[in-house]
Parts: sequence; structure tokens; C1' cells
RNA sequence: GCCAACAUAGCUCAGUGGUUAGAGCGGGCGUUUCAUAAGCGCUAGGUCGCAGGUCCAAUUCCUGCUGUUGGCA
Repeated sequence: GCCAACAUAGCUCAGUGGUUAGAGCGGGCGUUUCAUAAGCGCUAGGUCGCAGGUCCAAUUCCUGCUGUUGGCA
């Protein structure tokens, strides 16, 4: 330099055009225990990397940029 994949909660990831975006772990509160851990219940936390475009409607499709990873030279 060229090509591809990925970017969503603190972490690991799902979701895939349809209007309040989810799970597990982690955090907080409660319950339980002599106490801790485990278990159970509840709960908070997101401008879906940035900018534009298409569409009645975009996290999802298209373009550019940024970053990460891999491959080729």
C1' cells in the first nucleotide's frame, strides 16, 4: 500500500428495517445466615464509534471517516 471482518451497558456478547434495544457476568438494595460466600427477588446503567444518504420508519441498508483485528505484498 491492497483486501476482509468487527465497533451495541463497566466486561463478554445477542439482536437485524417496524416505533419503550436485550442476556450473562459485574454494581446497588432487599431476603436468607451467628457471619461470609452461594441462592432468590427487585433495581440502576446505553446519544447502538463519528458524519452524511436512502426510506413513511435506520442500531439494522448504502457512502465516507476513525479505531481494532486478521490476511496479502